A computed fold for a 253-nucleotide part of an RNA from a Pyrinomonadaceae bacterium, annotated as large-subunit ribosomal RNA, domain VI. It matches the Rfam family "Bacterial large subunit ribosomal RNA". Taxonomically the source falls in Pyrinomonadaceae (Bacteria, Pseudomonadati, Acidobacteriota, Blastocatellia). It was read from a public genome assembly.
Context: one part of a larger RNA
């Protein structure tokens, strides 16, 4: 732009796309079968590979603004305590998010017509014959079905709400900001506000901070202290920011 008004939703499915896999073991049954050795169909249940899809509860990996130990050296006069540099200085742990070795779930019932193959009925051929008319059975194949997109499906579908003049539903710009993103678009929200920061409180980490009392020459240890510190997590809270105002688009029916 387009779908004969415009906006917001909800949907049908024309079409296409993705999968479609397997193995053991138990049981039916040592049954049917066989002289024995051996040893099923069918049918019923568990448990794996190996692919794929989401996901972060365990378990595990990162985890360079979070916790702590430790060296070398420089600073903040000195001591204590801190900072800076040294691959994150170097170690040991690690929320959150991302992961996969982790955890979930998946392979399709069921219908249809059908290969080969087996049949029923049955003539040419008074028998016979599964074919010549006629009628079954039958595959991980094939049409549907089931998963996913899907009306730009131009035969542009279908329902449902809300509007008739600078009015309404919306939408743009501009902010806060996102489990969304290269921009862009999505999406949540703008004071009739929890959008994000910030404070509180809490989970989770780390692991028991400074001071200061006691003990020890001391180096430590110990009590105050399961402390102190704390990105990403939960929530609560208008304290900062999302002011205020203005401006555009907007109907053919």
């Nucleotide at each position: 732009c387009g779908u004969a008004g415009c906006a917001g939703a909800a949907u049908u499915g024309a079409a296409g796309g993705a999968a479609u896999c397997u193995g053991u073991c138990c049981u039916u049954a040592g049954u049917a079968c066989g002289a024995g050795a051996g040893g099923a169909c069918c049918g019923g249940g568990a448990u794996g590979g190996a692919c794929u899809g989401a996901c972060c509860u365990c378990u595990a990996g990162u985890g360079u603004a979070c916790g702590a130990g430790u060296u070398a050296u420089c600073a903040c006069g000195c001591c204590a305590g801190u900072g800076g540099u040294a691959u994150u200085g170097c170690u040991c742990g690690g929320u959150a998010g991302c992961u996969a070795u982790g955890u979930c779930a998946g392979g399709u019932a069921u219908g249809g017509a059908u290969a080969a193959a087996c049949g029923c009925u049955g003539a040419a051929u008074g028998c016979a014959u599964c074919u010549a008319a006629g009628c079954g059975u039958g595959a991980a194949g094939c049409c549907a079905g089931a998963c996913c997109u899907a009306a730009g499906a131009u035969a542009a579908g279908u329902u449902c709400u809300g509007c008739c003049a600078g009015u309404g539903a919306g939408a743009c710009u501009c902010g806060u900001g996102g489990a969304a993103g290269a921009c862009u678009a999505c999406c949540a929200c703008g004071u009739u506000g929890a959008u994000a920061g910030g404070c509180u409180g809490g989970a989770g980490a780390u692991g028991u901070a400074a001071g200061u009392g006691c003990a020890g020459u001391a180096a430590u240890g110990u009590a105050u202290u399961u402390a102190g510190u704390u990105g990403a997590c939960c929530a609560g809270u208008a304290c900062u920011a999302a002011u205020u105002g203005u401006c555009c688009c907007a109907a053919g029916g």